Record summary:
Model confidence (mean pLDDT): 88 of 100. Small-subunit ribosomal RNA, central domain from an uncultured bacterium, 348 nucleotides, folded computationally. Rfam family: Bacterial small subunit ribosomal RNA.
[in-house]
Context: one part of a larger RNA
RNA sequence: CUGGGCGUAAAGGGUGCGUAGGCGGCCUGAUAAGUCAGGUGUGAAAUACCAGGGCUCAACUCUGGGGGUGCACAUGAAACUGUCGGGCUUGAGUGCAGGAGAGGAAAGCGGAAUUCCUAGUGUAGCGGUGAAAUGCGUAGAUAUUAGGAGGAACACCAGUGGCGAAGGCGGCUUUCUGGACUGUAACUGACGCUGAGGCACGAAAGCGUGGGUAGCGAACAGGAUUAGAUACCCUGGUAGUCCACGCCGUAAACGAUGGAUACUAGGUGUAGGGAGGAUUACCUUUCUGUGCCGUAGUUAACGCAAUAAGUAUCCCGCCUGGGGAGUACGUGCGCAAGCAUGAAACUC
Numbered sequence: 001c002u003g004g005g006c007g008u009a010a011a012g013g014g015u016g017c018g019u020a021g022g023c024g025g026c027c028u029g030a031u032a033a034g035u036c037a038g039g040u041g042u043g044a045a046a047u048a049c050c051a052g053g054g055c056u057c058a059a060c061u062c063u064g065g066g067g068g069u070g071c072a073c074a075u076g077a078a079a080c081u082g083u084c085g086g087g088c089u090u091g092a093g094u095g096c097a098g099g100a101g102a103g104g105a106a107a108g109c110g111g112a113a114u115u116c117c118u119a120g121u122g123u124a125g126c127g128g129u130g131a132a133a134u135g136c137g138u139a140g141a142u143a144u145u146a147g148g149a150g151g152a153a154c155a156c157c158a159g160u161g162g163c164g165a166a167g168g169c170g171g172c173u174u175u176c177u178g179g180a181c182u183g184u185a186a187c188u189g190a191c192g193c194u195g196a197g198g199c200a201c202g203a204a205a206g207c208g209u210g211g212g213u214a215g216c217g218a219a220c221a222g223g224a225u226u227a228g229a230u231a232c233c234c235u236g237g238u239a240g241u242c243c244a245c246g247c248c249g250u251a252a253a254c255g256a257u258g259g260a261u262a263c264u265a266g267g268u269g270u271a272g273g274g275a276g277g278a279u280u281a282c283c284u285u286u287c288u289g290u291g292c293c294g295u296a297g298u299u300a301a302c303g304c305a306a307u308a309a310g311u312a313u314c315c316c317g318c319c320u321g322g323g324g325a326g327u328a329c330g331u332g333c334g335c336a337a338g339c340a341u342g343a344a345a346c347u348c
Stems, first nucleotide, its partner, number of pairs: 004319003007302002012316001014201004021194003025088007033081002035077003039073004049065006091191001092188003095184004103177007110154001115149007125136002162169002206247006215241002220236004258315006266293012297304002321348003330341004
């Protein structure tokens, strides 16, 4: 390379936007590049293949024959692909009418709780554990009452509920703002799908500068436990956790399942809409999401099963025995930490 694959065996890029490229709806006219048909020329000889012959046979060799992917030229065909033109509305988008939502950004506000401070009451303990001790407390702690300060997080509602491309998003209000859904069918008329590079976003930790610091809490200190205990448990506690701006660019970034479209039994929850019939809460039906069960089918099995891992098409990414190794080297990026790309020897 061919072939086969990627939920769990190796393998789906963390996610989106999008360039080139690849692929692309229905009707119709033209063209003839792809495609197809027969034709002409070429496709050297030797070799190879077939049939004969010559060396005693064979190897070897001679003669004859047939074939040849391909290339070029002209002629013809016009279904499909392409190209050019005309049209369509079902794909896609716009408009209009609605309701839902922790979608995003900024500002303001609120109550509960922890801690601390001040004052009152009050007295000998509190705290902590398996049990203790370190620790706190007669300089009055713990408990309790009142007032104050400050930071962080938002109980109940809360739900295999909702929203978002993913990461993720949860007190309340206001402002700005993105997307999806339902209905309608007024408008555009294939404007679509995917997407190498590229660009953007991207939990936590970490880094830079400045702020902030209530609680928690790597490191660290002490107390225990233990043979030891650089741990698990306890008392403290610094970075950090929070905010602003700038980096980092990784995760079991998981549904371990790329995206799009079409098709393929049902049943039952739930969220947001619509239609019809009842009219008190119900029934039927339809669209979109989110769960469970399950037929066919599929799978090595487990399982998946209209939210497919079924049946197909298109595009991208990736895999090719284990270790060595996500290492070395080189290169790019980064302040650094490191990230990305990514071998081989050797070995089983």